[in-house]
RNA sequence: GGGCCCGUGGGUUAGCUUGGCCUAUACUUGGCGGCUGGGGGCCGUCAGACCCCGGUUCAAAUCCGGGCGGGCCCA
Numbered sequence: 001g002g003g004c005c006c007g008u009g010g011g012u013u014a015g016c017u018u019g020g021c022c023u024a025u026a027c028u029u030g031g032c033g034g035c036u037g038g039g040g041g042c043c044g045u046c047a048g049a050c051c052c053c054g055g056u057u058c059a060a061a062u063c064c065g066g067g068c069g070g071g072c073c074c075a
Stems, first nucleotide, its partner, number of pairs: 001074007010028003020058001030046006051067005
C1' cells in the first nucleotide's frame, strides 16, 4: 500500500439484505425498596448505549460515501 470482517448501556448481546409507531432488546453490573435476626438468595422498581462526519429518504442503528479504531490475510 491492497483485500475481507467488526465497532450498540460499565461488561456481554439481539436488531443490520424486510429502513417504519411509541423513550432500541435481553442478561449482567449499579442505585432504591421488600422478604430474612444478619448474610446469601429471590422479588419489585429505577438509571444507562447505536464510533465520528456527510449523503439518500416522509423516515436511518439499519442503505451509500469518507474518516477513526480493532482483528485476519496478501504485498

Source information: Model confidence (mean pLDDT): 80 of 100. Predicted 3D model of a 75-nucleotide RNA (transfer RNA) from a Methanobacteriota archaeon. It was read from a public genome assembly. It matches the Rfam family "tRNA". About the family: Transfer RNA (tRNA) molecules are approximately 80 nucleotides in length. The family's RNA type in Rfam is transfer RNA.